Overview: Model confidence (mean pLDDT): 88 of 100. This is a predicted structure of an 87-nucleotide RNA (c-di-GMP-I riboswitch aptamer) from an Acidimicrobiaceae bacterium. It was read from a public genome assembly, where an Rfam model found it. It matches the Rfam family "c-di-GMP-I riboswitch aptamer". Gene Ontology term of the family: cyclic-di-GMP binding.
[in-house]
Order: sequence, then structure tokens, then C1' cells
RNA sequence: UCGAGAAAAAGGCAAAGCCGUCGUAAGGCGGUGACGCAAAGCCACGGGGCCCGAUGCCGCAAGGCGAGGGUCAGCCGGGUUGCCUGG
Repeated sequence: UCGAGAAAAAGGCAAAGCCGUCGUAAGGCGGUGACGCAAAGCCACGGGGCCCGAUGCCGCAAGGCGAGGGUCAGCCGGGUUGCCUGG
């Protein structure tokens, strides 16, 4: 430097639920808690999920569509940095 993750060690992260808090919401943050994780570190670049949604469009209505904005990195791909072991 380039592949790999069977076993192990040092350590790391922390789903759901519950409590607090911020947000219209999706969801974020802190605490608790561990379902899991070798990138479950980081980046919304591609696809996807979700939320809000116009003096907008369709509709008798119920409702649908939807410019745009946001959110999820623990949905997949991609980019980037990195621990241990082994080749």
C1' cells in the first nucleotide's frame, strides 16, 4: 500500500421502549436501555422511505396531485477517514 473478516483481545457505537427537551411534523439532542453493528465514524452525490406543503392544479365532495422546503448515513449504492486480527 492492496484484498479479507474465521477466531480473539483492547476498547467503541447503541434499535425498540420509557423520561426530559427542541421542532407544525418527519425527526434531532440529553438520560435510561441493548435489538443489533467491523465502519451502526463522517458526507444527502445517485436511487429510495418519511414529513411539511403554495394565492398552485384536478375534483360537487371525500380526497388526489404537487413547485418548493425539510428529514433518515441503523434502507441500498457511492465518496472519504479509521481500530484490531490475518494474508